[in-house]
Context: one part of a larger RNA
RNA sequence: CGCAUCUAGUGGAUGCCUUGGUCUUCUUGGCCGACGAAGGACGUGGUAGACUGCGAUAAGCCUCGGGUAGCUGUCAACAAGCGCUUAAUCCGGGGAUUUCCGAAUGGGGUAACCCACCGAGUCUAACUCGGUACCCUUGCGUGAAUACAUAGCGCGAGUGGAGGGAACUUCCUGAACUGAAACAUCUCAGUAAGGAGAGGAAAAGAAAACGAAUGUGAUUCCCUAAGUAGCGGUGAGCGAAAGGGGAACAGCCCAAACCCCGAUUUAUCGGGGUGUUGUAGGGUGUGACUAUCUUUAAUGAUAAAGAGUUACAAAGUUUGUAGGUAGCAGAAAGCGCCGGAAUUGCGCUUCCAUAGAAGGUGAUAGACCUGUACGCAAAACUUACAAAUCUCUUGUUACAUUCCUGAGUACCGCGGAGCACGUGAAAUUCUGCGGGAACCCGCGCCGACCAUGGUGCAAGGCUAAAUACCAAGAAGGACCGAUAGUGAACUAGUACCGUGAGGGAAAGGUGAAAAGUCCCCCGGUGAGGGGAGUGAAAUAGACCUGAAACUAGAUGCUG
Numbered sequence: 001c002g003c004a005u006c007u008a009g010u011g012g013a014u015g016c017c018u019u020g021g022u023c024u025u026c027u028u029g030g031c032c033g034a035c036g037a038a039g040g041a042c043g044u045g046g047u048a049g050a051c052u053g054c055g056a057u058a059a060g061c062c063u064c065g066g067g068u069a070g071c072u073g074u075c076a077a078c079a080a081g082c083g084c085u086u087a088a089u090c091c092g093g094g095g096a097u098u099u100c101c102g103a104a105u106g107g108g109g110u111a112a113c114c115c116a117c118c119g120a121g122u123c124u125a126a127c128u129c130g131g132u133a134c135c136c137u138u139g140c141g142u143g144a145a146u147a148c149a150u151a152g153c154g155c156g157a158g159u160g161g162a163g164g165g166a167a168c169u170u171c172c173u174g175a176a177c178u179g180a181a182a183c184a185u186c187u188c189a190g191u192a193a194g195g196a197g198a199g200g201a202a203a204a205g206a207a208a209a210c211g212a213a214u215g216u217g218a219u220u221c222c223c224u225a226a227g228u229a230g231c232g233g234u235g236a237g238c239g240a241a242a243g244g245g246g247a248a249c250a251g252c253c254c255a256a257a258c259c260c261c262g263a264u265u266u267a268u269c270g271g272g273g274u275g276u277u278g279u280a281g282g283g284u285g286u287g288a289c290u291a292u293c294u295u296u297a298a299u300g301a302u303a304a305a306g307a308g309u310u311a312c313a314a315a316g317u318u319u320g321u322a323g324g325u326a327g328c329a330g331a332a333a334g335c336g337c338c339g340g341a342a343u344u345g346c347g348c349u350u351c352c353a354u355a356g357a358a359g360g361u362g363a364u365a366g367a368c369c370u371g372u373a374c375g376c377a378a379a380a381c382u383u384a385c386a387a388a389u390c391u392c393u394u395g396u397u398a399c400a401u402u403c404c405u406g407a408g409u410a411c412c413g414c415g416g417a418g419c420a421c422g423u424g425a426a427a428u429u430c431u432g433c434g435g436g437a438a439c440c441c442g443c444g445c446c447g448a449c450c451a452u453g454g455u456g457c458a459a460g461g462c463u464a465a466a467u468a469c470c471a472a473g474a475a476g477g478a479c480c481g482a483u484a485g486u487g488a489a490c491u492a493g494u495a496c497c498g499u500g501a502g503g504g505a506a507a508g509g510u511g512a513a514a515a516g517u518c519c520c521c522c523g524g525u526g527a528g529g530g531g532a533g534u535g536a537a538a539u540a541g542a543c544c545u546g547a548a549a550c551u552a553g554a555u556g557c558u559g
Stems, first nucleotide, its partner, number of pairs: 001559001002557008015544001016509002020480002022477009031164002039101003042055003046078001049075003061095006070082003106115003116132006134161002136158007168199001169197005179186001183233001209216002220247005230238002251462003254406001258273006278440001280405003283401007291302003304394005316389010327376002333349005350367002352356001358370003411435007421447001442457005496503002516543001519531004
């Protein structure tokens, strides 16, 4: 030096565990903000720090309920206190306070700072309170060029705006890598990214639809039709619709014609009534009819009927029911044995069960604790529904008339885009440029176009639900178990890195209980260790188990 065994060390695998994650289902809820948000800075305790809470009334104040003998949040003790039926701490409803920054809004600014002005508080230079940004709408006053006027300016009012929001949503702008085994049309993809806006959902939506049948009858979503019909350097690829089956269902209001009122620069404008559709409808004129009364007049009133707060007009109030935000109540067991510990195991004998879900308790508990099943409960706030009150509405018809029915629109040409559809035979949709109708004897569409036939009524608007996403609560999982599962089971978006945008960790486990080693000895008044003590165990001592590599010592073998 090598090998082997043993004894130790190092190390932290493995096993077991779970405070944390992850996915699914169901239920409920879904915007916040000048009444100052989201997010922060700084403070705040008997306290040096971190977390949590809170805001100079600062781990809190008031009040109304619940609830109970303990309590002063956590790391985490210590000190000093509070409370015990005159009700603390704690839980819930409502309210008060809420520094400074931040849209930040009196002006400024290098966020959390600096500097003002006006008014009020008897006064003052101190102090306190209130106000003072911009835009929009609206009212009043004033008032140029320029006579009336207008612009402008000034003052007031507004529960008007602004800013934030993970995902979902609509719109605008809009790639490339990639695929095509290269690449240019094409694809990736109207995706990523950027911007604007809205809401608890958004968008869409009551046929100028579908498309061919005995037709259907707003929109949205799911299954299917179907990887079909098609599109396509007919390559790669892209990819419907009708129809069928379901979820959910809801329909309405204007403009115009005509009438009335008001204003006006006599062109018209504003308000009210009327009216709103395609087997066309409405207006107007002339008749006829009607619940009652009335009146020049469906003008007014009553009755009757109908409707109603998400669209279709709009504000509530009260009561009730069912929920939510604290809670209440809740059955039934003993003995022996082993053991550190069993009221949980084993043995014996019982009991409850609308409760034998689950968790805890010194080992495995229906009957020990928390609970579970079946039930019950709210001063206050709140959600839904119902009723009452309340509120609103009410003509029908015949004939005639040609008054109205959304115009730089439809449509066409050119250039594009979008439709599953790449210009194609390319309809339908949108529009940058140019042209440019008809007016119900009308107009659009039915995949070039024409005829016949069919079907609908554009150029104004609103609209719940079924749908998307998220959070909370309740359940669950042939989901993970600390290199896994979230990046994060621990002071985690922390420490740390970066000028910055941004990047981004590691780190769980003594024991049933701290009973966390009084005291003695060595040592530097150390570190560490040896005794002693606690404990079932201390090779459980800052810790469960404690593999391997690696290190040391002892012994043996071989050279």
Predicted 3D model of a 559-nucleotide part of an RNA (large-subunit ribosomal RNA, domain I) from a Candidatus Woykeibacteriota bacterium. Rfam family: Bacterial large subunit ribosomal RNA. Rfam links the family to the GO terms ribosome and structural constituent of ribosome. Taxonomically the source falls in Candidatus Woykeibacteriota (Bacteria, Bacteria candidate phyla). Model confidence (mean pLDDT): 81 of 100. RNAcentral holds the full RNA, with entries from ENA.